[in-house]
């Protein structure tokens, strides 16, 4: 340098079923309030399409995201996550801001779990992430009372060449 490897409720990715979402949105219908000098579509302003826009009440009524479970499958900086840069789709057209998804990429942080917590996202008390702390493990050094203690980080460790 190169090849193979460990840790452990180890990380991930697709598909299938399932609850949730939610009696929600959205459709209809009876009735009220407004309504072209006006409403509505993320916001913006010259503009363009459209045609209203909202409320109770019955009636019918979903989907995505996010999560369990099961199977298959890629791995061990797996991966995640925070600032960036760049390309594409989309919130009715064209512009401008600004959101949200995807893909590429540059730096930086984290060894993994699990509980309680701060921030955040989401319909959520579910969950993801993230801040702090305690625990618990796994690895290397140091020390020593020999089974402990401190400390460090994955660009790490271990083997063989």
């Nucleotide at each position: 340098g190169a090849u193979a490897g460990a840790g452990g409720c180890g990380c991930g990715a697709u598909a299938a079923u399932u609850a949730u979402c939610a009696g929600u949105a959205g459709c209809a219908a009876u009735c009220c309030c407004u309504u072209a000098u006006a409403a509505a579509a993320a916001g913006g302003g010259c503009a363009u399409u459209u045609u209203u826009g909202g409320g109770c009440u019955u009636g019918u009524g979903a989907a995505a995201g996010g999560a369990a479970u099961u199977a298959u499958u890629g791995c061990c900086g797996a991966g995640g996550u925070u600032c960036g840069a760049a390309a594409a789709u989309u919130a009715a057209u064209a512009c401008c801001u600004u959101g949200a998804u995807u893909u590429u990429u540059g730096a930086g942080c984290c060894g993994g779990u699990a509980u309680g917590u701060u921030g955040c996202a989401a319909a959520a008390u579910a969950u993801g992430u993230u801040u702090c702390a305690u625990a618990c493990u796994g690895u290397c050094a140091c020390a020593a009372u020999u089974u402990u203690g401190u400390g460090g980080a994955g660009c790490g460790c271990u083997a063989u060449c």
Molecule: Lysine riboswitch aptamer
Organism: bovine gut metagenome